Bacterial small signal recognition particle RNA from a Dehalococcoidia bacterium, 100 nucleotides, folded computationally.
Its Rfam family is "Bacterial small signal recognition particle RNA". The family is grouped with related families in Rfam's "SRP clan". Rfam classes the family as a non-coding RNA gene. Rfam links the family to the GO terms SRP-dependent cotranslational protein targeting to membrane, signal sequence recognition and signal recognition particle, plasma membrane targeting.
It was read from a public genome assembly, where an Rfam model found it.
Its mean pLDDT, the model's own confidence on a scale to 100, is 76.
This record gives sequence, structure tokens and C1' cells, in this order.
RNA sequence: GACUGGGUCCUGCACGGCAGAGGACUAUGAAUCCCGUGAGGUCUGGAAAGAAGCAGCGGUAAAUAGUAUUCUUUGGGUGAUGUAGAGCAGCCUGGUUAGA
Repeated sequence: GACUGGGUCCUGCACGGCAGAGGACUAUGAAUCCCGUGAGGUCUGGAAAGAAGCAGCGGUAAAUAGUAUUCUUUGGGUGAUGUAGAGCAGCCUGGUUAGA
């Protein structure tokens, strides 16, 4: 000097990771206008039974708080991850070869 490969640069896909949102889980949670049960008492009835139902108890809604983890979704100058394509202006790095 020539030829050639890879990286950097661009695009797509996949995986992991970070952050946000929603769900799942747990807890709290209705003086009455949620549900169930319903002592006592009340009402109906000759009785058997029935009706409404206070307190209490249980469950739950809206909502609040928590959560090592899990599911869905969104996003990026996320990644000494992979893969496919594009590109090769410049830079970095390797191989082959010729000459000095």
C1' cells in the first nucleotide's frame, strides 16, 4: 500500500433490569339511608306458628394503609445481552498479502 472481518453509528425483534399505573393478597372499614344472622322485647294468632326487627356478631362496598412476592400494561440516552437487517463518512481493533 492492497484485500478482508469485527466494534462504534442506525432500525426491528427477543430477554433481563429500572421507574410509573392498574389488578391480586393482608389489615382497617357503614350509629341509620349495604347483605346475612338476630338474644331480649314488639305485633298477628285460641294454639301451632308467623311477621317486622333494636343491640350484638359475621361478611362486604366506597376509601385508606401495607406488601418479600405475583399478574397485566406504559416508558427510556436502561444492558462491557442475543439475533436479523441496514450502513461502511470518520474513529478503534484483528487477519492475509506485497514492498521498504